[in-house]
RNA sequence: CCGGGGUCGGUGAAAUUCCGAGCCGGCGGUGAUAGUCCGCGACCCAGCUGAGGAAACUCAGCUGGCUGACCUGGUGAAACUCCAGGACCGACGGUUAAAGUCCGGAUGGGAG
Numbered sequence: 001c002c003g004g005g006g007u008c009g010g011u012g013a014a015a016u017u018c019c020g021a022g023c024c025g026g027c028g029g030u031g032a033u034a035g036u037c038c039g040c041g042a043c044c045c046a047g048c049u050g051a052g053g054a055a056a057c058u059c060a061g062c063u064g065g066c067u068g069a070c071c072u073g074g075u076g077a078a079a080c081u082c083c084a085g086g087a088c089c090g091a092c093g094g095u096u097a098a099a100g101u102c103c104g105g106a107u108g109g110g111a112g
Stems, first nucleotide, its partner, number of pairs: 001112001007021004023100001024090002026040004035088002044065009070086005092104003
């Protein structure tokens, strides 16, 4: 230094959360460019140690765990990465109504 994206329409008392059509894609790797391959990080869970606390528990460090989703055809020496087509996925808490996109932890952490 380092993360993008709720636009239009519909229903409704209420939705940027539902429905229809759109929109977005961290980091490293790879015979060739990847949200879907391999791996890493974030979120979440547990244990240990230390600090604080009457306690519940909180904070910090370390260790371990958990962790989503792709096919068909084409080109080629080589592509689950390109081209064509059709699909799919997206932590936790909050909310007048269910969130990848709004608000919040986060002016954080962290791969790099």

The prediction has a mean pLDDT of 81. A computed fold for a 112-nucleotide RNA from a soil metagenome, annotated as FMN riboswitch aptamer (RFN element). The model forms 96% of the base pairs in the Rfam consensus.